[in-house]
Molecule: RNase P RNA; transfer RNA
Organism: uncultured Bryobacteraceae bacterium
RNA sequence: CUUGCCGGACGGGCAGCCGCCCGCAAGGGAGGAAAGUCCGGUCUCCACAGGGCAGCGUGCCGGCUAACGGCCGGGGGGACAGGCUCAAAGCCUGUUUCACGGAAAGUGCCACAGAAAACAUACCGCCGCGCCUUGACGGGCGCGGUAAGGGUGAAAAGGUGCGGUAAGAGCGCACCGCGUCCGGAGUAAUCCGGAUGGCAGGGUAAACCCCACGUGGAGCAAGGCCAAAUAGGGGAGGAGGAGCGGCCCGCUCCGCUACAACUUCCGGGUAGGCCGCUAGAGCCGGGCAGUAAUGUCCGGUCGAGAGGAAUGGCUGCCGCCCCGCAAGGGGAACAGAAACCGGCUUACAGUCCGGCAGGCUCC
RNA sequence: GGGCGUGUAGCUCAUCUGGAUAGAGCACCGGCCUUCUAAGCCGGGGGUAGCUGGUUCGAGUCCAGCCACGCCUG
Numbered sequence: 001c002u003u004g005c006c007g008g009a010c011g012g013g014c015a016g017c018c019g020c021c022c023g024c025a026a027g028g029g030a031g032g033a034a035a036g037u038c039c040g041g042u043c044u045c046c047a048c049a050g051g052g053c054a055g056c057g058u059g060c061c062g063g064c065u066a067a068c069g070g071c072c073g074g075g076g077g078g079a080c081a082g083g084c085u086c087a088a089a090g091c092c093u094g095u096u097u098c099a100c101g102g103a104a105a106g107u108g109c110c111a112c113a114g115a116a117a118a119c120a121u122a123c124c125g126c127c128g129c130g131c132c133u134u135g136a137c138g139g140g141c142g143c144g145g146u147a148a149g150g151g152u153g154a155a156a157a158g159g160u161g162c163g164g165u166a167a168g169a170g171c172g173c174a175c176c177g178c179g180u181c182c183g184g185a186g187u188a189a190u191c192c193g194g195a196u197g198g199c200a201g202g203g204u205a206a207a208c209c210c211c212a213c214g215u216g217g218a219g220c221a222a223g224g225c226c227a228a229a230u231a232g233g234g235g236a237g238g239a240g241g242a243g244c245g246g247c248c249c250g251c252u253c254c255g256c257u258a259c260a261a262c263u264u265c266c267g268g269g270u271a272g273g274c275c276g277c278u279a280g281a282g283c284c285g286g287g288c289a290g291u292a293a294u295g296u297c298c299g300g301u302c303g304a305g306a307g308g309a310a311u312g313g314c315u316g317c318c319g320c321c322c323c324g325c326a327a328g329g330g331g332a333a334c335a336g337a338a339a340c341c342g343g344c345u346u347a348c349a350g351u352c353c354g355g356c357a358g359g360c361u362c363c
Numbered sequence: 364g365g366g367c368g369u370g371u372a373g374c375u376c377a378u379c380u381g382g383a384u385a386g387a388g389c390a391c392c393g394g395c396c397u398u399c400u401a402a403g404c405c406g407g408g409g410g411u412a413g414c415u416g417g418u419u420c421g422a423g424u425c426c427a428g429c430c431a432c433g434c435c436u437g
Base pairs, nucleotide, nucleotide: 001359002358003357004356005355006354007353008352009351010350012318013317014316015315016314017313018312020029021028022027031334035345036344038343039342040341041340042339043219044218045217046216055215056214057213058212059211060074061073062072063071064070075100076098077097078096079095080094081093082092083091084090101210102209106208107207108204109203110202123150124149125146126145127144128143129142130141131140132139133138158176159175160174161173162172163171177199178197179196180195181194182193183192184191185190223275224274225273226272233266234265235264236263237262240254241253242252243251244250282301283300284299285298286297287296288295289294320331321330322329323328364436365435366434367433368432369431370430373389374388375387376386382420391407392406393405394404395403413429414428415427416426417425
């Protein structure tokens, strides 16, 4: 210098003109994800004596937080690289990663292959004895020992080495692993050391399950306030009302014993309107405490609140990338609020910073 | 805006507590039958199980994250 991976920051700037939304005006008007709606909360309504079971969720330890399945730090395991070492094992360092409680409470499952897949077992082999056979080496059959070697499988009942043995075997020993006990360090996870046991305990809990902790349900279309027309409901008044007809008589129809028309009052609720609605676990800068997440103090500041629909366009200059000798030309992602907040996940052109790894060049 | 559900062959559905070549009907292709067609009989092809990861020896099935489609709600 360059390429890849991981982490962090940014996601063009200024000015003018013309529009759109909120607002009386002044003034203000998209994001790091406004997205997915996967977690957690604020808020609102409903339910609820207390306790337990079931269901669901979470799961190494400690801390942070309003809370969390989030974040920070630590422990342990895995992978890669480097160093120590002749080399391996092992140790140390760095980067990175992990849904990381319990398989010694119980149940289930482990296809095919294989002797055997969990109360162990024996196909080939190895070894001993007996019988048969052969001149002999050897071969065959039977009984027994064995699990070192071969073979099967994803996985085979501790591993490596030495001794031992007829052959073998934790049968014995050393180291490693594992269990139990003791001591020390640490808040803890865990780590270190010693003694002891020949080893009992294959895997699977993103199978049932066990343990610990947490957990009532619904969601701003929550919920609340005001409230029209029409049609129902209730109270009070009200015995007549309607039609034919210019009017009276008359005729017809409806109603009248609690019941009609009509008048008036009350209540629920719909349309519609208003509130909830954005000053908040807020943002910016600095100090302090802390390894950090984070907390606290001081100063400054107000940055959408709408109908589901607004948040844009044009021009100029500057900045970035590409083409071109130049003049000049072209390009810039993912996406887009709807009650609000903290996370996670997913999408993302390009630029900058840091770490790790590889390559090239120079000293 | 808010809350749910479903993805397997061209279509409609199976595949039960994970087990190896994912099946069935209709559709498609070839053959037989028929003068020809339909029906019938025989045979065959066609699937990354929506996608990507993880758990497991092994995933359509279990878990997580995305994608698409559908339903409810004034």